Background
The RNA shown here (transfer RNA) has 75 nucleotides and comes from a Bacillota bacterium. Its Rfam family is "tRNA". Rfam classes the family as a transfer RNA. RNAcentral records the identical sequence in 2 taxa. The coordinates come from a structure-prediction model, not an experiment, and the mean pLDDT is 81.
RNA sequence: GGCCCCAUGGUCUAACGGCUAAGACACCGGCCUUUCAAGCCGGCAGUAGGGGUUCGACUCCCCUUGGGGCCACCA
Numbered sequence: 001g002g003c004c005c006c007a008u009g010g011u012c013u014a015a016c017g018g019c020u021a022a023g024a025c026a027c028c029g030g031c032c033u034u035u036c037a038a039g040c041c042g043g044c045a046g047u048a049g050g051g052g053u054u055c056g057a058c059u060c061c062c063c064u065u066g067g068g069g070c071c072a073c074c075a
Base pairs, nucleotide, nucleotide: 001071002070003069004068005067006066007065010025011024012023013022018055027043028042029041030040031039048064049063050062051061052060
C1' cells in the first nucleotide's frame, strides 16, 4: 500500500428498510426481611463520527476513526 471482517446502554447479546431500538447481567429506588442475600416491582442508560439514497436507515451506499485478519512491498 491492497483486500476482508467488526463497532448497539457500564458489560454481553437481539433487532425484513416500518423504531416508541428488545432481553439478560450490573447500577439506583421501593416492597419483603430483625439485617443481609434471594425474590418481586419500578427506574436509569445505547446505534463510533460525517455525508448520501429513501416517504422512512441500527439496517443500503460513500468517506473518516478505532479494533482484528490476510496478502504485498522494504532500502